[in-house]
RNA sequence: UUCUCAGAAAGGCAAAGCCGGAGUAAUCCGGUGACGCAAAGCCAUGGGUCCUAUAUCAGGAUGGCCAGGUUGCAUGG
Numbered sequence: 001u002u003c004u005c006a007g008a009a010a011g012g013c014a015a016a017g018c019c020g021g022a023g024u025a026a027u028c029c030g031g032u033g034a035c036g037c038a039a040a041g042c043c044a045u046g047g048g049u050c051c052u053a054u055a056u057c058a059g060g061a062u063g064g065c066c067a068g069g070u071u072g073c074a075u076g077g
Stems, first nucleotide, its partner, number of pairs: 004077003012037002017032006035064001041070003045067003048062005
């Protein structure tokens, strides 16, 4: 330096719920709150699922559904 395993330490992110806001909706944003997470960082590329409208053309959402790509912290093996 690279790959892999683990999660003791230092940290990080943050579910559900509640409050406020945006959106037709799925859902998203902020606050609060922690179920959990070794990438629960980023990317909508593939599959799945969800919403809208149209009827089967299309648009949107979901990265904490699965896979893939890419970047990265520290300790020990």
The RNA shown here (c-di-GMP-I riboswitch aptamer) has 77 nucleotides and comes from a Gammaproteobacteria bacterium. Model confidence (mean pLDDT): 79 of 100. Of the family's consensus pairs, 95% are formed in the model.